[in-house]
Molecule: transfer RNA
Organism: Marinilabiliales bacterium
RNA sequence: GGGGCAUUAGCUCAUCUGGCUAGAGCGUCUGACUGGCAGUCAGGAGGUGAUCGGUUCAAGUCCGAUAUGCUCCA
Repeated sequence: GGGGCAUUAGCUCAUCUGGCUAGAGCGUCUGACUGGCAGUCAGGAGGUGAUCGGUUCAAGUCCGAUAUGCUCCA
């Protein structure tokens, strides 16, 4: 320098063929059970879906650029 892949909640990951308000586990907060801790149960908060732009009636999903990481070639 060139190619490929990845980027979604604090962490690890889902989300089918583009179509209702993007979910799960762990973590975190509150409450109940307990003398307390741990643990279990119930409930809650938490997302500019990397950034910008394009296509579309409609985009996490399709297209382009950029950024970051991984990897292959030179």